[in-house]
Context: one part of a larger RNA
RNA sequence: GAGUAGCGAUAAAGCGGGUGAAAAGCCCGCUCGCCGUAAGCCCAAGGUUUCCUGCACAACGUUCAUCGGUGCAGGGUGAGUCGGCCCCUAAGGUGAGGGCGAAAGCCGUAGCUGAUGGGAAUCAGGUCAAUAUUCCUGAACCUUUGCUUGAUGCGAUGGGGGGACGGAGAAGGUUAUGCAAGCCGGGUGUUGGAUGUCCCGGUUCAAGCGUGUAGGCGUGCUGCUCAGGCAAAUCCGGGUGGCUUAGCUGAGGCGUGAUAACGAGUGCUCUUCGGAGCGCGAAGUUGCAGAUACCCUGCUUCCAGGAAAAGCCUCUAAGCUUCAGUCAAGUGAGGACCGUACCGUAAACGGACACACGUGGGCGAGAUGAAUAUUCUCAGGCGCUU
Numbered sequence: 001g002a003g004u005a006g007c008g009a010u011a012a013a014g015c016g017g018g019u020g021a022a023a024a025g026c027c028c029g030c031u032c033g034c035c036g037u038a039a040g041c042c043c044a045a046g047g048u049u050u051c052c053u054g055c056a057c058a059a060c061g062u063u064c065a066u067c068g069g070u071g072c073a074g075g076g077u078g079a080g081u082c083g084g085c086c087c088c089u090a091a092g093g094u095g096a097g098g099g100c101g102a103a104a105g106c107c108g109u110a111g112c113u114g115a116u117g118g119g120a121a122u123c124a125g126g127u128c129a130a131u132a133u134u135c136c137u138g139a140a141c142c143u144u145u146g147c148u149u150g151a152u153g154c155g156a157u158g159g160g161g162g163g164a165c166g167g168a169g170a171a172g173g174u175u176a177u178g179c180a181a182g183c184c185g186g187g188u189g190u191u192g193g194a195u196g197u198c199c200c201g202g203u204u205c206a207a208g209c210g211u212g213u214a215g216g217c218g219u220g221c222u223g224c225u226c227a228g229g230c231a232a233a234u235c236c237g238g239g240u241g242g243c244u245u246a247g248c249u250g251a252g253g254c255g256u257g258a259u260a261a262c263g264a265g266u267g268c269u270c271u272u273c274g275g276a277g278c279g280c281g282a283a284g285u286u287g288c289a290g291a292u293a294c295c296c297u298g299c300u301u302c303c304a305g306g307a308a309a310a311g312c313c314u315c316u317a318a319g320c321u322u323c324a325g326u327c328a329a330g331u332g333a334g335g336a337c338c339g340u341a342c343c344g345u346a347a348a349c350g351g352a353c354a355c356a357c358g359u360g361g362g363c364g365a366g367a368u369g370a371a372u373a374u375u376c377u378c379a380g381g382c383g384c385u386u
């Protein structure tokens, strides 16, 4: 220079009380304002303790600070079913043999590896200061295995089926959800009106079983036969007769689960006034609208013709056949390990910063409306650290 520029979105604050040495900024309360396809909620990536509690205010915080994502200490992440690990494969990688190459090495079959894909199974309520599909309560399910009983052709790294898939378009049936009315509890103060107006609540899962619906697909059983499926086959496939329309799939709804739980509110006790504990508990129906969600991996249509493998089912080969194995029922046991806190359109990630930037997916209410536009508002969250 200079007590100057600046103090990082003009969404906004005001008052009272508390604490304290000290309060515009912390806590509580009331009022006001802002967002509300978000500035709310849940995941992934990334971060790695930032989470919760107590104490503290040197430094950090663009001011203050009693406050904090700060310092110190203590605490916190509970799984057969969520995700990983696991089984399986794609691109890619690697690569026994193999090919090539002065060497190093390059390519590459089988194989192995490799998710962003396929593969068994859980929901509702409650609960901590901090976790919950993980704990608790209640109600379920899957898989592996032992034993018992009964029945019995079992057997794979091989064969077959299945898994198994594109774009666009259209319609129907539903549900989530919303709205209205009824019902339940409460209030009815002012003025113009008033027993017709205002406010609160009005739910209930999965699985199992039963039903097997709207709808979609569609013949099925059986006799004979066969140069196919690298061998075999009763399986698949081809051919030819007989009798037939079986069967498969499928949202949602209903009953059950549930004499439970939840539920506006309300009673008692304790309280460090933050709250905690123990109870009681009304109504809990109908109609309308209605999805981009489900039926739907469906239907129609088009050409550019839209993964693979395993789990699963089935067939036999070698073999075994009083064993072993397989199937059914009953009963018992096992289900390890890793992640799980918190942020996550952000002050916690990437940007040197508590940076007007960037950051994948899902949910996303009401009125208006074609709409996720717009504007105002729920739930919820904030007033952007002078």
Base pairs, nucleotide, nucleotide: 013031014030015029016028017027018026032383033382034381035380040363041362042361043360046343047342050341051075052074053073054072055071056070060068061067080141081140082339083338084337086119087118088117092113093112094111098107099106100105122139123138124137125136126135142335143334144333145332146331147330148329149328150327151326152325153320154319158315159314160313161312166302167301168300169299172295173294174293177289178288179287180286181285185199186198188196208256209255210254211253215249216248217247220243221242222241223240224239225238226237228236229235262284265280266279267278268277269276270275303306349358350357365377366376367375
Background: This is a predicted structure of a 386-nucleotide part of an RNA (large-subunit ribosomal RNA, domain III) from a bacterium. Its mean pLDDT, the model's own confidence on a scale to 100, is 81. Its Rfam family is "Bacterial large subunit ribosomal RNA". Its family is annotated with structural constituent of ribosome and ribosome in the Gene Ontology. RNAcentral holds the full RNA, with entries from ENA.